[in-house]
Context: one part of a larger RNA
RNA sequence: UGACGGGGGCCUGCACAAGCGGUGGAGUAUGUGGUUUAAUUCGAUCAACGCGAAGAACCUUACCAGAACUUGACAUAUUAGGAAGUUUCUUGAGAAAGAAAUGUGCCUUUUGGAACCUAAAUACAGGUGGUGCAUGGCUGUCGUCAGCUCGUGUCGUGAGAUGUUGGGUUAAGUCCCAUAACGAGCGCAACCCUUGUCUUUAGUUACGUUUUUCGAUUCUCUAAAGAGACUGCCGAUGAUAAAUCGGAGGAAGGUGAGGACGACGUCAAGUCAGCAUGCCCCUUAUGUUCUGGGCGACACACGUACUACAAUGAUUAGGACAGAGAGUUGCUAACUUGUGAAAGCACGCUAAUCUCUAAAACCUAGUCUUAGUUCGGAUUGUAAACUGCAACUCGUUUACAUGAAGUUGGAAUCGCUAGUAAUCGCUGGUCAGCCAUACAGCGGUGAAUUCGUUCCCAGGCCUUGUACA
Repeated sequence: UGACGGGGGCCUGCACAAGCGGUGGAGUAUGUGGUUUAAUUCGAUCAACGCGAAGAACCUUACCAGAACUUGACAUAUUAGGAAGUUUCUUGAGAAAGAAAUGUGCCUUUUGGAACCUAAAUACAGGUGGUGCAUGGCUGUCGUCAGCUCGUGUCGUGAGAUGUUGGGUUAAGUCCCAUAACGAGCGCAACCCUUGUCUUUAGUUACGUUUUUCGAUUCUCUAAAGAGACUGCCGAUGAUAAAUCGGAGGAAGGUGAGGACGACGUCAAGUCAGCAUGCCCCUUAUGUUCUGGGCGACACACGUACUACAAUGAUUAGGACAGAGAGUUGCUAACUUGUGAAAGCACGCUAAUCUCUAAAACCUAGUCUUAGUUCGGAUUGUAAACUGCAACUCGUUUACAUGAAGUUGGAAUCGCUAGUAAUCGCUGGUCAGCCAUACAGCGGUGAAUUCGUUCCCAGGCCUUGUACA
């Protein structure tokens, strides 16, 4: 100087407390461990576990079994031959092998050239093989915590100290005052984006009418530019400071709300399987192609979710109100058929125009009456629909039948302070299809509580002790 203390002081945080709703019990989905397996590819373990994977039937795919290839699936270079290409047949699980037919192009100085194919030979290709403890890059974590440093000066023999401490204050090393310090840098804040109010500009596809044409830019809205909030004003407290408390005006008040943004560093943290890359290793195989299987196994254990156990409910009929997205290999109206998934036919739309599109919780009326039920929907059977060469292993959906556990969950444990929690539906990416109850967004309805900092956890500053570095 640090680190540590079941030392002290001050302070902060959904850390506790005060509340609301969960997890832990059930069924299912999914990930992990373990076990099994020919293989159940690999990585990730406070900061892994609906994670890499924004989508494993083949492909993906890296794993296994078998069948094949060896200048190779891919790149550059040399030589020889041939346009490239297209179609058919045979064998085979396919990769592949054999045979037949068709085709003579483009530029050109007629030598050849540009692509592409075949053969030969060698330099080489190739490796999701190893090492994240050789690395780059990127990322997590402490932590959006308020810290981390430097120059000059001063003090100290020196390691170092000072500044950065003290008194106040703040979300903040934020600001003020004091001060052997005076300044500065990286962080904080601001600058950026979204949202909340108003003005101006611009009105079609939006708006208002009548129901297919008009009307007005008034409103809604769209999308560009500006205004607006700064403790600016008033009062009180304070040290005449910084600031705090209350008030006015205001759409908004003291960081208005949310996002992006993550200092010096820590963990030899994670990633050689995203990519790049040193070294090592393989080179008729640890490379490459194919068929089938596996990644989907199942005594069990754990994590994360979904659905429930019902009456603040279930069900039947009728009625109402969003936002944000997506669409031409696409979204698909209306109509017809079907109980339905869907099929048939077919309008419109490269979209403020057409379509997906029905929002659901909610409201009105009826039934059910506390029961393993008109709760709950697992499981299983039968029959269908769709995607796709192909749904056996192993897809989703529909109809009918079946109707399991479950009556609110032990010890323990998680999230959340406001348009939040809770609850309700909608959209998108990936994608042929989908195991999505996931993830990323969007809006609808819309609470309770916070006395306070004694205690648990984490962190910051000062100080003290130390057989620690």

Model confidence (mean pLDDT): 83 of 100. Predicted 3D model of a 469-nucleotide part of an RNA (small-subunit ribosomal RNA, 3' major domain) from Eutreptiella gymnastica. Its Rfam family is "Bacterial small subunit ribosomal RNA".